[in-house]
Context: one part of a larger RNA
RNA sequence: UUCGCGGUUAAGGAACUAGGCAAAACAGCCCCGUAACUUCGGGAGAAGGGGCGCUCCCUGCAAGGGGAGCCGCAGAGAAAUGGCUCAGGCGACUGUUUAACAAAAACACAGGGCUAUGCUAAAUCGGAAGAUGACGUAUAUGGCCUGACACCUGCCCGGUGCCGGAAGGUUAAGAGGAGGGGUCACGCAAGGAAGCCCCGAAUUGAAGCCCCGGUAAACGGCGGCCGUAACUAUAACGGUCCUAAGGUAGCGAAAUUCCUUGUCGGGUAAGUUCCGACCUGCACGAAUGGUGUAACGAUCUGAGCACUGUCUCAACCGCGAGCCCG
Numbered sequence: 001u002u003c004g005c006g007g008u009u010a011a012g013g014a015a016c017u018a019g020g021c022a023a024a025a026c027a028g029c030c031c032c033g034u035a036a037c038u039u040c041g042g043g044a045g046a047a048g049g050g051g052c053g054c055u056c057c058c059u060g061c062a063a064g065g066g067g068a069g070c071c072g073c074a075g076a077g078a079a080a081u082g083g084c085u086c087a088g089g090c091g092a093c094u095g096u097u098u099a100a101c102a103a104a105a106a107c108a109c110a111g112g113g114c115u116a117u118g119c120u121a122a123a124u125c126g127g128a129a130g131a132u133g134a135c136g137u138a139u140a141u142g143g144c145c146u147g148a149c150a151c152c153u154g155c156c157c158g159g160u161g162c163c164g165g166a167a168g169g170u171u172a173a174g175a176g177g178a179g180g181g182g183u184c185a186c187g188c189a190a191g192g193a194a195g196c197c198c199c200g201a202a203u204u205g206a207a208g209c210c211c212c213g214g215u216a217a218a219c220g221g222c223g224g225c226c227g228u229a230a231c232u233a234u235a236a237c238g239g240u241c242c243u244a245a246g247g248u249a250g251c252g253a254a255a256u257u258c259c260u261u262g263u264c265g266g267g268u269a270a271g272u273u274c275c276g277a278c279c280u281g282c283a284c285g286a287a288u289g290g291u292g293u294a295a296c297g298a299u300c301u302g303a304g305c306a307c308u309g310u311c312u313c314a315a316c317c318g319c320g321a322g323c324c325c326g
Stems, first nucleotide, its partner, number of pairs: 002321008011312002015310001020307001028052005037042001039148001053070007071075001083305007090297002095107002111146007123132003149292004154222003159219002161215005168210003174204002179199005186191001223241005250284001251281001262278005
């Protein structure tokens, strides 16, 4: 000198960095005090303050209370022992998960809905017997979707699926047997009875499909062009084409916005991030749920206070290793 672990540091205090990663700071008990918001439980240990040792006296059963004094830089004298606040996204929450790179916004969840199933239930395993369902019985059991709560959940059944319908069309085996063929008595030949055998038309013939309806918390879908108001701009209004129907409420540059660091406002001296708006939504949108939401989170994003060797910019100390010499 290099590495690892630990300790201290002038002035500054996040200037470091993708990011306060890491470290520092906070910390116990008692008292005071405590905001928005809220589902009235919470938020809350919010935040923010003060006290804490020892000796003696008074009081008290004691715990405790009141008072006088003493020491140190320091009295929760060591160790152990919350940093805090503001704003937003997502998920309500406690839980669960990729055993050994992911703990999450993923899964689950209570709650909501659709659907199947009347009991030898549906569903599932099995070749069957049989078993689970369940020694249950629709307030039950299975499947699928959504995911507390609040306010809500619009339009489309043309396609696909499912449910219902059965008049007509189509339609298998089977039934049917017109007709034809092989063989053959007979016949010179043409032909050809019965039998046996082989093809085989009409007709008949179920479900399904076609067809007729229903159904979207089933799979899914939810337009284009042109014109128009007394500045301009815009278009409540009109026209036209297409469609099964043309996206309602709410939200919106969003975990969704390409152009884009959109524009305006806020925060900063300076802000591609962040927050609030606007709406021109490339390509939000209502249980593939929409919009909110107190509480919760080793979640993600932005800001601040405190604090610091993260940094300006490095220094020293301890322990261990490396390395060099013996």
Source information:
This is a predicted structure of a 326-nucleotide part of an RNA (large-subunit ribosomal RNA, domain IV) from a Prevotellaceae bacterium. The sequence was found in a public genome assembly. The organism belongs to Prevotellaceae, within Bacteria. Model confidence (mean pLDDT): 88 of 100.